[in-house]
């Protein structure tokens, strides 16, 4: 000492990018901005620079004296003092010149450079080293010049030339010489190979310099020291192999030369080397390094400031002087720039500090001072020093302070917000009280940095040095810091707030503005935009951008991976590289461990310590994981010796095969060719045509040829390295496998580069051509049809011999070698011969423990678990493209990017949908039946279209005789005129009046406006109730808008048989299981089975009705007995028997019987039974699903109108009408009209109704009467029956439409009602595609009731009875629905998803 999240899905695990949270920065930008203190500050143009500074000193080396000052001489004024002029190097000093040290440091930059440049450790017996230390010796004697100055002379100017003079620590010459050095001789010692070193001996060449104040200092030699440099050498130190070969002084020798030194450094000659896959050589890119940011490390990534090295100073070269340079402020020479010129010529180098211009997102003063440090000279003083030291500017960073503290609640007031009489919130916040003064302002006081130097004076001695004391000198600066006095005074802001990620509401807007790091926000209720309140975070900063690390195990050494996600080479052989059985000996190179050096200071950690704290700085430790030496250990790896037999090959015996190559054989199709026999087709196809055929085809015989392939056998069979390999056969060749008391003894695995082989299709060149068959050609399919089908058909398909080199070459699974339970095929061998095998080997299969794995799945033929080698992968598209480059006769093929763009692709696996998938099952779903629709009129909805207006919703099934169970006016919502504004209606205060109600006139279309009569109660005398108003307010009111903001209801999948819980099991999870399976069912009904084992909601079943029947009760119902009774009648008394009414039961339950079946259950013309296997119909509609209808039934949130979108009243409209389309009605006739007689229901309804009966009318009806609030009275039956008649026609079918006359309702029937009666008498002769209903009392027919409703456009809707039939073999096919299985790139779920092309923009 190691954190994560967000995003691929309907969800789910996984893979795999993206993307954030964090550090850090020499930054920059945007809003803000109070102090202070340390620290930083051209990453860009190594662009070019005006200006001024940045390198001098030394008179104690020298000659001098132009300028100063001072001394003396002279001279002039003046009385002098004194001034002036001149002279004089005498003295203090000193321009300029000679002449020594310094200029090679210190400062700057990062151009080159990929290199011994750095870095580390080592050499040098191959070297140099001014000033500094120490030692030893020694300075004799002499000489020529020369600058300055003087003189003349050229130039525009820089600068130059020429003469004369002269000096030295300048130069030179003799001499002394010791080392040293070359040459030669002799002798000892040492090493590392040339070799080094000691002595001794002849020869040869080579020094010095003064000054002086007498203390000194300085010169020459030599020999050590230190400290600086020079050269080698190990080993580290980018990229690209789309750079593979590089190299002629190369690479080595020998000689000579050169150098401080080695060396091809450099010459001549020899030699032919040398460097490379361990990455040359060439390209790009780059100062290196201590370090610094990050990171847990390991890495990654930077090299700014500070330090160390390097390399450079306009730009390229070159040497000169020096101890030291090939020399930032020095020469020379080229070059581009700039400047100055008189055009002859000349001058410069800021990458030193300022600073200027450009360049750029973007970096600062042309400041003081040498007071300190520190350096140059110099005895010193001292000069000089843009090194330095300080100050100016920038929030550019770190770190520090501050903008106030305590107390105050009516929790004011504004703000905002909501559930809105009131509460949250801003908020103890503020106001106010009281405190306190860092900061600030003012005003006093004030460092430390300072040590010394000249000189004094002590002390110590080595006698000129070191110590102590005194002793000038401070740029910054009156700064820091220290008191004093005032007064909350001078001082906050920035980003965020949809997740991530801390903080949340309102308005505006309405896919518009705009926002975004990534997912993503916006289309009328945005917590994601903007703007406001109000939080969150950080805070003198606060976002953002760029760039680095983190997260990212996302390149993985620590620490991935490759069957299917991206990734195993097509395959063998084999170079080199790697790895390597068993025993036993030596070495000690790796390994390990003690020691020793080194590892530069700074910075990092630690620990103390100094600035009031901190950053900052100091001491002191650890680290520095590295390297070099040394001294020992020997398990292991390494070497080297010696032995082994288990890997490995070898032999010897068996044995095996579609292994390879190359001959020879063969039958069977198939095509042809002759010849025959035979006729009209043949052939092909979903169906055809196109072809073939009467010049005989197809068919069929029989001979002949040709070229390919080689049926059965044949497979989960053998073989081979793969690719691949099938008659039969003979030759040649390889190979496996098993046995074996044979032999060799690790000879062995891997395997880059390379070498081979390597399907099909191509290719070339020569062959051959039966079949088949790309391209092409017809003939069909089709919208088309460059295709699927069909006739043909040419390369090809076969040999040769040469190319090519690639495949889903796949077990999508590299090679070898060990280990880990088992079951069960099956091929070759071996071993057993007991009817005997849990046997051995070596293949090939299949199921599985353990393990692995996302999961599917694997699983001794590993994808377990190891070991070694190789290959390859890193997010999708671009792309296996392009550029290069190699190979190919080409096609091509191998290597193989990049910009740009997405925020995913992708794997497996779930759940559901779906499939011109499968199974199994059901539904009037189809078939089998019956009648309908769809042609016609007519009614009615609905769409178009018209209209002021045709209010409005409903639109596939799930809209259209639906909201509407009643649109002339109301209704009503539209349109037109005409009024209202507290309103048509209602709550509440307020003011007014006393009325209201009631009757009347008068204008108006009416609403409505004007007038007229008649007219309150209680009272404590304020006033109160009540009522009304041309009154005022607050609250109305809206069939305006959003059914996609809702609640509630309805549709429809569906009366389909399904939908889920709890526990438990599985699975990482999503999920599954249970709910599968079999058998049955109407059914998830039930029963066996069973990791399930209950349950819930549906299903059944309770509920109603019908059907049988039994008790009980009988009016207003019935009436068999019994009595009256009438024309007749349950008409009456009376009965409860029946019938009916209504209530409680009863009954059906496969319960009984055969049979089939484990069972649950089927099945029967079964018995019995009114009913029989759910008896028939109702009601009852799981979890959902259409963002399905509806804001116009009702409710409601938001949003809009308010003299109108609100409401009143008249007319009008919803009833229009070239047309479409549904729903229906009435027909088209004889099973039928029409006439006439004439039987039988049930549901229900009647009081502003139903109405018997009577009259009246041809009839609607209409006068008149009675009875019923109804099992009492009333409304009331058709079809069918019987008889007649009409005779197939536009009719005695059909009834539409127009005339005409009425009757009801109603204020009103014009638009716009119904009904009657007379008269007219239209389309229609049974309907195309298509298409609806129905399985029994059902369809079909017949009437009758009923809501609504004055009335009725009712043929509609809901209900009732009469009469009453036909047909299902079956599920093959259409449609819908269950359930299981399968596939899937679908999940918005096939109306999906998605590919291409073209058009706009």
């Nucleotide at each position: 000492u190691u954190a994560g999240a967000g995003u691929u899905u309907g969800a789910u695990c996984c893979u795999g990018g993206c993307u954030c949270a964090g550090g850090a920065c020499g930054a920059a930008c945007g809003c803000u901005g109070g102090c202070g203190g340390c620290g930083u500050g051209c990453u860009u143009a190594a662009c070019a620079c005006a200006u001024g500074c940045a390198a001098g000193u030394c008179g104690a080396g020298g000659g001098g004296c132009a300028g100063c000052g001072c001394g003396c001489g002279g001279g002039u004024a003046g009385c002098a003092a004194u001034a002036c002029c001149u002279g004089u190097g005498g003295c203090g000093g000193c321009g300029a010149c000679c002449g020594g040290c310094g200029c090679a440091a210190g400062g700057g930059u990062g151009c080159g450079u990929a290199a011994c440049g750095c870095g580390u450790g080592a050499g040098c017996a191959a070297c140099a080293u001014g000033c500094c230390c120490u030692g030893u010796u020694c300075a004799g004697g002499g000489g020529a010049a020369u600058a300055a100055c003087c003189c003349g002379g050229a130039g525009a100017a820089a600068u130059u030339c020429g003469g004369c003079c002269u000096a030295a620590u300048g130069c030179c010459c003799c001499a002394u010489g010791g080392u040293u050095c070359c040459u030669u001789u002799c002798g000892g010692a040492g090493g590392c190979a040339u070799c080094u070193u000691c002595g001794a001996g002849a020869g040869g060449a080579u020094a010095a310099a003064g000054u002086u104040a007498c203390g000194a200092u300085g010169g020459a030699a030599c020999a050590g020291g230190a400290u600086u440099g020079g050269c080698u050498c190990g080993c580290g130190u980018g990229a690209c192999a789309u750079u593979a070969g590089g190299u002629a002084g190369u690479u080595g020798g020998u000689g000579a030369g050169g150098u401080a030194a080695c060396g091809g450094c450099c010459c001549a000659c020899c030699a032919a080397g040398c460097c490379g896959a361990c990455g040359a050589u060439g390209u790009c890119u780059a100062g290196g390094g201590g370090a610094a940011c990050u990171g847990a490390g390991a890495g990654g990534u930077u090299g700014g400031u500070c330090c160390c090295c390097c390399a450079c100073a306009c730009u390229g070269g070159a040497a000169c002087u020096g101890a030291g340079a090939c020399a930032c402020g020095g020469u020379c020479c080229a070059g581009a720039c700039u400047c100055c010129u008189a055009c002859g010529g000349g001058a410069g180098g800021c990458a030193g500090c300022a600073g200027u211009g450009a360049g750029g997102a973007a970096u600062a003063u042309u400041g003081g001072a040498c007071a300190a440090u520190g350096g140059a000279u110099g005895g010193a003083a001292a000069u000089c020093u843009g090194a330095u030291c300080c100050a100016g500017c920038c929030a550019u960073g770190c770190c520090g302070c501050g903008u106030g503290a305590a107390g105050g609640a009516a929790u004011a007031c504004g703000g905002u917000c909501c559930u809105a009489u009131g509460g949250a919130u801003u908020u103890u916040a503020a106001a106010c009280u009281u405190c306190u003064u860092u900061u600030g302002u003012a005003c006093g006081g004030g460092a430390g940095c300072a040590a010394u130097a000249a000189g004094g004076u002590c002390u110590a001695c080595g006698u000129g040095u070191a110590g102590g004391c005194c002793g000038a000198u401070g740029a910054g600066a009156g700064u820091a810091c220290c008191g004093u006095a005032c007064g909350a005074a001078u001082a906050a802001g920035c980003a965020u707030c949809g997740g991530c990620u801390a903080a949340c509401u309102c308005c505006g807007u309405g896919c518009c503005a705009g926002c975004a790091g990534c997912c993503g926000c916006g289309g009328u209720a945005a917590u994601a935009c903007g703007g406001a309140g109000g939080a969150u975070g950080c805070g003198a900063g606060c976002g953002u951008u760029a760039u680095c690390c983190g997260g990212a195990u996302u390149u993985a050494u620590u620490g991935g991976g490759u069957u299917u996600a991206a990734a195993g080479g097509g395959u063998g052989c084999g170079u080199a590289g790697g790895c390597u059985g068993c025993g036993u000996g030596u070495c000690a190179a790796g390994u390990c461990a003690g020691c020793g050096g080194u590892g530069a200071a700074a910075u990092u950690c630690a620990a103390g310590g100094g600035c009031u704290c901190a950053a900052c700085c100091c001491u002191u430790g650890c680290c520095g994981u590295g390297c070099c030496g040394u001294u020992g250990a020997u398990a292991c790896u390494g070497a080297u010796g010696u032995g082994c037999u288990g890997g490995a090959a070898u032999g010897g015996c068996g044995u095996u095969g579609c292994c390879g190559u190359g001959g020879g054989a063969g039958g069977a199709a198939u095509g042809u060719g002759u010849a025959a026999u035979g006729u009209a087709g043949c052939g092909g196809u979903g169906a055809a045509a196109u072809g073939c055929a009467u010049a005989g085809a197809u068919a069929u015989u029989a001979c002949a040829c040709a070229g390919a392939a080689c049926a059965c056998c044949g497979a989960u069979u053998g073989c081979g390295a793969a690719g691949g390999c099938a008659u039969c056969u003979c030759a040649c060749g390889a190979a496996g496998c098993g046995c074996u008391u044979a032999u060799u003894g690790a000879c062995g695995c891997u395997g880059a580069u390379g070498c081979a082989c390597g399907a099909a299709a191509g290719u070339g060149c020569g062959g051959g051509g039966a079949u088949c068959a790309a391209a092409c050609a017809g003939g069909a399919u089709u919208a088309g049809a460059u295709a699927c089908c069909c006739u043909g058909g040419u390369a090809g398909u076969c040999c040769g011999c040469a190319c090519a080199g690639u495949a889903a070459a796949c077990g999508a699974u590299g090679a070898u070698a060990a280990c880990u339970a088992g079951c069960u095929g099956u091929u070759g061998g071996c071993g057993a011969u007991a009817g005997a095998c849990g046997g051995u080997c070596a293949g090939u299969g299949g199921c599985c423990a353990a393990g692995c794995g996302a999961a599917a799945g694997c699983g001794a033929u590993a994808a377990g678990u190891u070991a070694u080698c190789c290959a390859c992968c890193u997010g999708g598209g671009g792309a296996g493209u392009a550029c290069g480059a190699c190979c190919g006769c080409a096609a091509g093929g191998u290597u193989g990017a990049a910009a740009c763009u997405c925020a995913a692709a992708g794997g497996a696996a779930u759940u559901g949908a779906c499939g011109g998938g499968g199974g199994c099952c059901c539904g009037c779903a189809c078939a089998a039946g019956c009648g309908g629709a769809g042609g016609a009129a007519c009614a009615u909805g609905u769409g178009g279209u018209u209209u002021a207006a045709u209010u409005c919703g409903a639109u596939g099934a799930u809209a259209c005789g639906c909201g509407a169970g009643g649109a002339a006016c109301c209704u009503u919502a539209c349109c037109c005129g005409g009024g209202c504004u507290c309103g048509a209606a209602c709550g509440g205060c307020g003011c007014g009046u006393g009325a209201c109600c009631g009757g009347g006139g008068c204008g108006g279309a009416g609403a409505c406006g004007c007038c007229c009569c008649u007219u309150c109660c209680c009272u404590u005398c304020g006033g109160g109730g009540c009522g009304c108003g041309u009154u005022g307010c607050c609250g109305a009111g809206g069939u305006g808008c959003u059914g996609c903001a809702u609640g509630g209801u309805u549709g429809u999948c569906g009366u389909c048989a399904g939908c889920u819980c709890g526990u438990g099991c599985c699975g990482u999870g999503a999920g599954g299981u249970g709910u599968c399976g079999g058998c049955u069912u109407a059914a998830g009904u039930g029963c066996c089975a069973u990791a399930a084992c209950g349950a819930g909601c549906g299903c059944a079943a309770c509920c109603c009705u019908u059907g049988u029947u039994g008790a009980c009760a009988g009016u207003u119902g019935c009436c068999a007995u019994c009595a009256g009774g009438u024309a007749a009648a349950g008409c009456u008394g009376g009965g409860g028997a029946c019938u009916c009414u209504g209530u409680c039961g009863a009954g059906a339950c496969u319960g009984c019987c055969a049979c089939c079946g484990u069972a649950a259950g089927g099945u029967g013309u079964g018995a019995g039974g009114a009913a029989g296997g759910g008896g028939g119909g109702g009601a009852u509609g799981a979890c959902g699903u259409c963002a399905a209808a509806u804001c116009a039934g009702c409710a409601c949130g938001g949003c809009c109108c308010u003299u109108a979108u609100g409401u009143c009243c008249g007319g009008g409209g919803c009833g229009a009408c070239a047309c479409a389309c549904g729903u229906g009605u009435u027909a088209c006739a004889a099973u039928g009209g029409u006439g006439a007689c004439u039987a039988c229901a049930g549901c229900g309804g009647g009081a502003a109704g139903c109405u018997a009966c009577c009259c009246a009318g041809u009839g609607a009806u209409g006068g008149g009467a009675u009875g019923c609030g109804a099992a009492u009275c009333u409304c009331g039956a058709a079809a069918a029956g019987u008889c007649a008649u009409c005779c197939c026609a536009g009719u005695u079918c059909g009834g539409a439409u127009c005339g005409g006359a009425g009757u009801c309702u109603g204020c009103a029937a014009c638009u716009c009602g119904a009904c009657u009666c007379c008269g007219u008498g239209a389309a229609g002769u049974u309907g195309g595609a298509u298409u609806c209903g129905c399985u029994a009392g059902u369809a079909a027919u017949c009437g009758c009731g009923c809501a609504u409703c004055a009335g009725c456009c009712a043929u509609g809707g809901c209900g009732c009875g009469g009469u009453g039939a036909a047909u299902a073999c079956g599920u093959u096919c259409c449609c819908g629905g269950g359930c299981c299985u399968u596939g899937c790139a679908c999940u918005c779920a096939c109306c999906g998803c998605c590919c291409g092309u073209c058009a706009a923009g």
Molecule: small-subunit ribosomal RNA
Organism: uncultured bacterium